Predicted 3D model of a 674-nucleotide part of an RNA (large-subunit ribosomal RNA, domain II) from an activated sludge metagenome. Rfam family: Bacterial large subunit ribosomal RNA. The full RNA is in RNAcentral, with records from SILVA. The coordinates come from a structure-prediction model, not an experiment, and the mean pLDDT is 85.
[in-house]
Context: one part of a larger RNA
Parts: sequence; C1' cells; structure tokens
RNA sequence: GCCGGCGAGUUAAUCUCAGUGGCAAGGUUAAGCUAGAUACAGGCGGAGCCGCAGCGAAAGCGAGUCUGAAUAGGGCGUUGAGUCGCUGGGAUUAGACACGAAACCAGGUGAGCUACCCAUGAGCAGGUUGAAGCGGGAGUAAUGUCUCGUGGAGGACCGAACUCACUAAUAUUGCAAAAUUAGGGGAUGACUUGUGGGUAGGGGUGAAAUGCCAAACGAACUUGGAUAUAGCUUGUUCUCUCCGAAAUAGCUUUAGGGCUAGCGUCGCGUGUUUAGUAUAGGGGGUAGAGCACUGAAUGAGCUAGGGGGCGCAAGCUUACCAACCUCAAUCAAACUCCGAAUACCUAUACUCCAAGCGCGGCAGUCGGACUGCGUGAGAUGAGUUUCGUAGUCGAAAGGGAAACAGCCCAGACCGUCAGCUAAGGUCCCCAAGUGUGUGUUAAGUGGGAAACGAUGUGAGAAUGUUUAGACAGCCAGGAGGUUGGCUUAGAAGCAGCCACCCUUUAAAGAGUGCGUAACAGCUCACUGGUCAAACGCUCUUGCGCGGAAAAUUCAACGGGGCUUAAACACACCACCGAAGCUACGGAUCCGAAAGGAUGGUAGGAGAGCGUUCUGUAGGAGAUACAAGGUAGACCGAAAGGACUGCUGCGGCCUACAGAAGUGAGAAUGCCGGC
Repeated sequence: GCCGGCGAGUUAAUCUCAGUGGCAAGGUUAAGCUAGAUACAGGCGGAGCCGCAGCGAAAGCGAGUCUGAAUAGGGCGUUGAGUCGCUGGGAUUAGACACGAAACCAGGUGAGCUACCCAUGAGCAGGUUGAAGCGGGAGUAAUGUCUCGUGGAGGACCGAACUCACUAAUAUUGCAAAAUUAGGGGAUGACUUGUGGGUAGGGGUGAAAUGCCAAACGAACUUGGAUAUAGCUUGUUCUCUCCGAAAUAGCUUUAGGGCUAGCGUCGCGUGUUUAGUAUAGGGGGUAGAGCACUGAAUGAGCUAGGGGGCGCAAGCUUACCAACCUCAAUCAAACUCCGAAUACCUAUACUCCAAGCGCGGCAGUCGGACUGCGUGAGAUGAGUUUCGUAGUCGAAAGGGAAACAGCCCAGACCGUCAGCUAAGGUCCCCAAGUGUGUGUUAAGUGGGAAACGAUGUGAGAAUGUUUAGACAGCCAGGAGGUUGGCUUAGAAGCAGCCACCCUUUAAAGAGUGCGUAACAGCUCACUGGUCAAACGCUCUUGCGCGGAAAAUUCAACGGGGCUUAAACACACCACCGAAGCUACGGAUCCGAAAGGAUGGUAGGAGAGCGUUCUGUAGGAGAUACAAGGUAGACCGAAAGGACUGCUGCGGCCUACAGAAGUGAGAAUGCCGGC
C1' cells in the first nucleotide's frame, strides 16, 4: 500500500413540544401486597402528583386582589380542560457521537545505567629530566658564593597498557538506537578501576551543562482518581422526494467560542394584510450648483491704518504692506441664498401563476470572496483595507472569455441520431460567410504602456498668395549720404547704447545670419528675369510612428497563418452556437381545470430499502438440495429484488407487527492476511 473483518448521537431520570390512545372537572397510582400456570397479563394499594382560583413580600382577602387616603387610576387575574400512557423532536444531568492531549493529584517501584559519597581491594611497560638534603673541593675574617659528586623530588617530560573523546573520513533501512578507521589528549594523579554499601521524585546528586537519576528528565517510571478536560483538529456508515440559509446587529476576559435578534424549515391560525404599477399627499438637504452665512483664496480699483522718504514742526509724499468697501474670477466632508434624480412613508385603485403577518417545534449561520457603482483610509498603490448599494460565487452544472470560484450569456426532473436562439462567433485547427456596401490602417498596427516628440496618412474648417505669373530652383541686382551719432585701442550694417532719416531707384534694413583685430568677404530681407500651375500658414478630428531594456522558449493573436484583410469604423443580409426556449415521450408534486413546478452546501420536513433478533400466521425443502459462494444478456426511479446453472449436507423463506450492538471509503483509525 491493497484486501477482509471491527469501527462513532446510545441508555436512564426529569422537563418541554408534536402525533396518537384512555378517562374527563377530573386524571393517575408509587413503594409494597396478592390469586395463579413460569407472565410484558390480572387484582389490591389514593401516600403522593397535576388540574379545577387568583392576587400579595406577607398577615391575609378572594372572582377578585395588590398598590393607595381613595368607591380614582394602574398591575396581575376572572368568562371551563385537564390528566395518564405510548411514539417521535428537543433540553437538562450523567463519559452522553467517537478517537486524541500537554498536564494535575495520590500510593508504590527504581542508584545492576549514571551523579556524588562511604568501606575494602587492584592497576600504571620502558625511557628522560635531575629539586631539596648530604658529602668532597675551591673560596671567605665568618657567612654567602662557585664547583664536582651523591641523592631521587615533581597535579615534571617522552611514550605502551589503561583512560578520555579534540579532528577528519566512513557509516547514517549502520557492525552499532552513537560505532569503525587514521591521527589526537592524560598516562604517580583533582589518576584509573573491581566488589559491597548509601542518597528517591514537591526529592536526590551535580568542579553547574538544567547535566544525570535504567537508550526521550525544566521535574523518573508505574498503578489508580480516569472514559481528567479539550470553546481545538480529524472522522461519523443505505436511498429517494420537498423547501432551503448565513458569513450581519447588540452584548460578551469577547474576537476562529457563545447568547438574543436577523435570514431557513415544519405545524397551526389569519385570509390579500404582501409585492409591482399608476395617482394623490408627505418630510428631507445628498448629486449638482452657489457664495447670502462660516472659512479659504486671486487680480484690479477706491481708501482708513501701518512702513519708507523729506521736514524743527505743522504737514507733504510714496513703483511698499494693507483692513473695510466696489468690480471681476474661484474653493469647501465637518459652508448653504438654493436644490434634483432615486430611495423612503401614507392612502386609494388596478394587476396578480406572488406572497405577508401572528403563535409554536427544530435548526444552521456570526472567518466571506470578487465584479460594477458611491465614499473613507492608503501613495485618487495593492489580488490592500472600512462601509453603502446591486450582481455572481459561496450552495450553480451548461455555452463564451485559449486555459481561468466571483466577468458575459444562461439557472441542469429524466429521455430523444428533432427544431429556434443568447453571449460569442462563421480562412484552417473548429460548427457556421474566404458574405455585401463605403471608407481607414502599412505599423503584423491589429496582437501590452505614459509624458513628450515628428513635413506618416485620411476627413473637416478658417485664412492667405496666384496667368497683372504665385511657391521652389536658377541668372542678375542688393546702391548713395555713411565708417549715422555715442562709446571704444578699434566699433566701418552685424560687442554695447541712442536714433532708425534722406536720396537714387525695378528694388535694396542706418541691416537677417556667418565672418574680420577693425576693414574686407559670403549671405538674407527686397527687386527684375527665366520657368510654368498651383503654393503657404493655422485649428479640429480618424488611424498609424518613435518613446519600448530581463532573465529555460519564439513566449505581449490559443496556434497555423492573415494586408482593397482572416485588421479597424459604420451599415446590412444569412448562418453556427447552451443542459436557455420549443417539440414529442415519461416520473413526482400542486391545482376544480387550464396550467404550473422539480440546481443546491449548512440545515428543516417527508417517504422508503436493507441487516440481526422476537412474536403471530403461513410456506418450500430430504430421493433432491436450505443459508452462503460463484456466473449470467432479468425486474424496479433508487436503496435494492428475482430467476437459472454450478458449488454447498443444515438450516431457511413470505405476510403483518415488535426490538435494535442496524448499513463503512476515508478517523497519520484498530486487528488479521498478502
């Protein structure tokens, strides 16, 4: 891991509700006793309990009573249904659906492992060093000192046994639940070790690591309290039918729990009260708007006041600041002179295949998610977060979006090799148009992205120039006073300042740009010629271009592939396309009929199937095969049920009742087999 078996809402008492039955202003026995034939049957037993009267704290009074001064008012009562069984739903108390802690307490068992201690024993190859002391010698006034021996100290040195465990590799379903190998440390010591003994869990022991106390010690093990408790996790076993939620509010040592309400279901009652629309009547202060208030904020004018200047002062003045006022233009969730649409409330009518409300039984829900719209928080970030509102998912399958809970279409009772459509599509993958008409795009834009940039290109509008020749190109001119004045070393059109005239002209600036030290030179404006028909500028708008860098792979159309399209815009006609709708057949429910309904998690309600045993009645089968097993193309809407063959030698089946150790795929389930 698989297969088989076992495996989880039970039982008792009390209360409550429903169904059903007995008796009924009553109902009922409990313990106990008892006849009898062995009782789930019968007879006694009325003690007690519930009901028939309530009110008050009580005395008490009583269809009333309490409060009260009250004959007032008010509260609770009064106008008859209970009670005892049985069955079922629920509650409480019990282990109370099952398994599961870590822990807590009590009594014992452990120091044959290990920690420390006590008693008594044992062990340490070999080699090295050479302390004190002692002796000889030298030396000294004497010591000290020096030297040579002797001596054999040391938590001394090297290194086996022994012991430890620092490093590495191997091992890591091992040789081994801590080892092996190669190195390493100590090795006369705070050394190592044998045997016997001691200390015990709220404790011991500890050169102290919360270490060790028999392979898991922040409190051992074992038995018991004990089925501890578990607001937590997991699991909880047959079928079909009807309805069908919630993820919110308030409170909570409460936030992943609970209680009440909300929302579900079932029963009883009420009988249109509900819903939609219309009409009529309401209140409002949102969106918007506005500036009349409260504030914010800009410009101009007017003009107090302030600042600056002048002045001895009076005062004058001001390209400064600025209240009020006036004009113009603004802003506001906590501003409003105004003010919708919706929504909400009330009434009436209509529609109507639809609910609503009250009482009672039983729940589940209190983690919600995304999308659109309206706000807040945040960075007008988030697949973020808090609300409101609607939808979907949750609890919803089907079609579309390549794939894709929450998007778009659409709500699956069952069947059909029938039809029509929705969203979305119609070149191929792939069902259906290589459809029609008019345009756009050249970027594979389509098929990712901004500010910004650009003679891309289409459409529209405005305004100019132009056969009296425009625009572009080419040829020619582009002059004189004058080097204008000033400034300057210089300033001559062209550093800078001022002015910007006149003349000759077809035209020519006291000069557009380059250039020079300054001139010079080139060029432009402007003019003539040549040429020959369009040319310039501005705005709005459609579609494109650049901006454009990321890591396995083309990889930013699902792919192939697509360019008067298979892209985009507008219009039109066909077709495809779903479990939608229609048609036909069938099932169940509702309804008088016509007709309608039947997705579903938590959950409520209903109807059934099967297993074991019991009772009553019946039955098959011993000369032909019970249960069980096995095989098969049968029946039923399902759980399931027959029949036949083979096997199988001893029990079984049917009907109606009854009682449950009553249904297995899951619990890191338990046991067994492989």